[in-house]
Two RNAs folded together computationally: RNase P RNA and transfer RNA, 417 nucleotides in total. The coordinates come from a structure-prediction model, not an experiment, and the mean pLDDT is 76.

């Protein structure tokens, strides 16, 4: 960095699936036999996707809200992996790196400190004056702070300054290699507005919502809903409508049967899949392709669990006995993160 | 599966990054009062759930785990 996750064997019981047998008017029940029967994280539910429904529809795009964010490349697809680039660590193997824009614009920079950005000057250094002072010039040193306006040396100057030179760094232009992030050397320019975007935002790329309690089907028993038939009841009523009274309309009961949503409850979705295994080739790698070969859990209050024997490790004393075997256990179904893990081996 | 939160003994603000860790109740001394509540003065008490990283600087941003709670 990777692999294993106590082995092998008997006996009971527990779930699926088959097969057989007996039972039942059907769904089924009930006995036997076979095969099979948790993980490397089945956990967190942080990301991506199959599948499914709802919403939009001829396709797609905006807008809003959220992620991502060096460059190529793997992938179904990623915030995930693999090769590099560039930054930091370190004498060095090595090892970290959410690493797009600060010249689109806002904000924020506590304290100290002249000055934290429209810039400015305490202490000092040079110089004039009307010299316990004041008034120009200069940012070299001192000093504050996480950061102070490009670093160092030399010339020049009254002191000094990119004010002149070199190197060293920056920014332009074009050369060369690299797919590319970038690298390397050239010319030019005296240098140009400091942090901060895990602060808003900007730009470029992604994203419809919801989730197997999705979903689809089969369907008791009460109470509702519709039709139909058959009693019953015609009022002096209810109640609802016509703006109020008269008045008008429409509804209002029991049985029976039949239809419909739909609930308990079943069934199916349910595990054959981007699936493992082995070998070959391609490729620095992830990882594709090809050949072979295999079937490897499907519950629904939930099964996968005891015991014995004989080795394995631990521990502990009575040295031949006892105790104990890590973290933890599937719920649609895959990829990766991440976080737990006694011990073993390479 | 799927959404909240965690600050003092308790029930809360603070969420905008700094000198900002605060507010009732409670406890703890004084004072009052013959005493004891009440009222008045004052004072303690906190690694802001835990661990990393971004920043000069994190209670506040981001990630990653813990615990609770609700659908």
């Nucleotide at each position: 960095a990777g692999u294993c996750g106590g082995g092998c064997g008997a006996u009971c019981g527990c779930g699926u699936u088959u097969u057989u047998g007996c039972u039942u008017u059907u769904g089924g029940g009930c006995a036997a036999a076979a095969c099979c029967g948790a993980g490397g994280a089945a956990a967190g539910u942080c990301c991506g996707g199959g599948c499914u429904c709802c919403a939009c529809a001829g396709a797609a795009a905006c807008a809003a809200a959220g992620a991502u964010g060096c460059u190529g490349g793997a992938u179904a697809a990623c915030g995930u992996c693999c090769a590099g680039c560039g930054g930091g660590a370190g004498a060095a193997a090595u090892c970290c790196u959410a690493g797009g824009g600060a010249a689109a614009g806002u904000g924020c920079c506590a304290c100290a400190g002249a000055a934290a950005a429209u810039a400015u000057a305490c202490c000092g250094c040079c110089u004039c004056u009307u010299u316990u002072a004041g008034g120009g010039g200069u940012a070299a040193g001192g000093g504050u702070g996480a950061a102070a306006u490009g670093g160092u040396g030399c010339g020049g100057u009254a002191a000094g300054a990119g004010c002149g030179c070199a190197c060293c760094g920056c920014a332009u232009u074009g050369c060369u290699g690299g797919u590319g992030a970038c690298a390397g050397g050239a010319a030019u320019g005296g240098c140009a507005g400091g942090g901060u975007a895990a602060a808003c935002c900007c730009c470029a790329u992604c994203u419809g919502g919801a989730g197997c309690a999705a979903g689809a089907c089969c369907a008791a028993a009460u109470a509702g809903g519709g039709a139909u038939a058959a009693c019953a009841u015609u009022a002096u009523g209810g109640u609802g409508u016509g703006u109020u009274u008269c008045u008008g309309c429409a509804u209002c009961g029991u049985u029976a049967u039949c239809c419909g949503g739909g609930u308990a409850g079943g069934u199916c979705g349910c595990u054959c899949g981007a699936g493992c295994c082995c070998u070959u080739u391609g490729g620095u790698a992830a990882c594709a392709a090809a050949g072979g070969g295999c079937c490897u859990a499907g519950a629904u209050a939930a099964a996968u669990g005891a015991u014995c024997g004989c080795c394995c490790c631990u521990g502990a004393u009575u040295u031949a006995u006892c105790a104990g075997g890590a973290c933890a256990a599937a719920a649609c179904c895959c990829g990766g993160c991440u976080u737990a893990u006694a011990g073993a081996c390479u | 599966g799927c959404g909240a939160g965690a600050u003092a003994g308790c029930u809360c603000a603070g969420g905008c990054g700094g000198u900002c860790a605060g507010a009732g109740c409670g406890u703890c001394g004084g004072a009052u009062u013959c005493a004891u509540a009440a009222c008045c003065c004052g004072g303690a008490g906190g690694u802001c759930g835990a661990g990393a990283g971004u920043u000069c600087g994190a209670g506040u941003c981001u990630c990653u785990c813990u615990c609770u709670c609700g659908c």